[in-house]
């Protein structure tokens, strides 16, 4: 002095899909199924050939040792009712962390014997 590891503290990314029916030119809907850690709630505004949007919050995953998540991509191939899932694209190209103290390991230094 470093190095790995549990722990704790503040902090930070991120997603929220898919099938079916029902209502309906009128609504950010009802209702019931599927998958997955997670598909949830409050609340704004708007449009109208469109069941679409933002903002806060919860819950869950994930933080560089980063396949959490995003991009390509409404992507290829298997598989399903679809999503999922598997395999490719592919360890491709991005992605959000800092501190405290603890043990142990190495290792300098300086006192003692």
């Nucleotide at each position: 002095g470093u190095c790995a590891c549990a722990c704790c503290c503040u902090c930070g990314g991120g997603g929220u899909g898919c099938c079916c029916g029902g209502c309906g030119c009128a609504a950010a809907c009802c209702g019931g199924g599927c998958u997955g850690a997670g598909a949830c709630g409050u609340u704004c505004c708007a449009a109208u050939u469109u069941g679409u949007g933002g903002a806060c919050g919860a819950a869950c995953c994930c933080g560089u040792u980063g396949a959490a998540c995003c991009u390509g991509a409404c992507c290829c191939g298997g598989u399903u009712g679809a999503u999922a899932c598997c395999g490719g694209c592919g360890g491709a190209g991005g992605g959000a962390a800092g501190g405290g103290g603890g043990c142990g390991g190495c290792u300098g230094u300086c006192g003692c014997u």
Description
TPP riboswitch aptamer (THI element) from a Paracoccaceae bacterium, 113 nucleotides, folded computationally. Model confidence (mean pLDDT): 76 of 100. Rfam family: TPP riboswitch aptamer (THI element). Its family is annotated with thiamine pyrophosphate binding in the Gene Ontology. Rfam describes the family as follows. Vitamin B(1) in its active form thiamin pyrophosphate (TPP) is an essential coenzyme that is synthesised by coupling of pyrimidine and thiazole moieties in bacteria. The sequence was found by an Rfam model in a public genome assembly. The organism belongs to Paracoccaceae, within Bacteria.